[in-house]
RNA sequence: GGCCCUAUCGUCUAGUGGUUAGGACAGAUGGUUCUCAUCCAUCAAACAGGGGUUCGAUUCCCCUUAGGGCUA
Numbered sequence: 001g002g003c004c005c006u007a008u009c010g011u012c013u014a015g016u017g018g019u020u021a022g023g024a025c026a027g028a029u030g031g032u033u034c035u036c037a038u039c040c041a042u043c044a045a046a047c048a049g050g051g052g053u054u055c056g057a058u059u060c061c062c063c064u065u066a067g068g069g070c071u072a
Base pairs, nucleotide, nucleotide: 001071002070003069004068005067006066007065010025011024012023013022018055027043028042029041030040031039048064049063050062051061052060
């Protein structure tokens, strides 16, 4: 240089065009407990950036960025 893959809450992860963007752990608050832990309830928290297609994009296409793989 060429080709391919990946990017979603703090972390891990689900989501094949119309979802309130879901779950686990972690966090906050409350309950339970003499206290802590456990357990229960509630809450907050995310689509890498730009453009395009579409009535509608996390999802499809292009470019960029970052990471990974193959090849010379």